Predicted 3D model of a 95-nucleotide RNA (THF (Tetrahydrofolate) riboswitch aptamer) from a sheep gut metagenome. Of the family's consensus pairs, 94% are formed in the model. Its Rfam family is "THF (Tetrahydrofolate) riboswitch aptamer". Rfam links the family to the GO term tetrahydrofolate metabolic process. About the family: Tetrahydrofolate (THF) riboswitch was first reported for Ames et al. as an RNA motif in 5' untranslated (5'-UTR)regions of folate transport and biosynthesis genes in Firmicutes genomes. For this family Rfam cites "A eubacterial riboswitch class that senses the coenzyme tetrahydrofolate" (Ames et al., Chem Biol, 2010).
[in-house]
RNA sequence: GUAGAGUAGGUUCCGGCGCGUCAAGUGUCAGCGGAUGGGAAGUUGCCGUUGGACGAAAACGCAUCGCGUUGCGGUGCCGGAGCCGCAUCCGCUGC
Numbered sequence: 001g002u003a004g005a006g007u008a009g010g011u012u013c014c015g016g017c018g019c020g021u022c023a024a025g026u027g028u029c030a031g032c033g034g035a036u037g038g039g040a041a042g043u044u045g046c047c048g049u050u051g052g053a054c055g056a057a058a059a060c061g062c063a064u065c066g067c068g069u070u071g072c073g074g075u076g077c078c079g080g081a082g083c084c085g086c087a088u089c090c091g092c093u094g095c
Stems, first nucleotide, its partner, number of pairs: 001095004009084010019073003028052007038090003042086001058070005
């Protein structure tokens, strides 16, 4: 000098256990904070938190008004597989 490996995480599918359907969650906007290839630092990516706007698919059964079942939700978590995945400096591996 050159090539490569390596994160947080994202996405799709499958399985399991849940939550909501009397509306949380998801998604969205703004503020604040945090972590983020092996090290330092960092955002346009991620997470948490506060506030705001928008917004929905329910139906049936039963013997106790309560329970169950099937759906629905750009729903939560875990496991598996595939794909994607740091731009700066220093390092690692091969040439």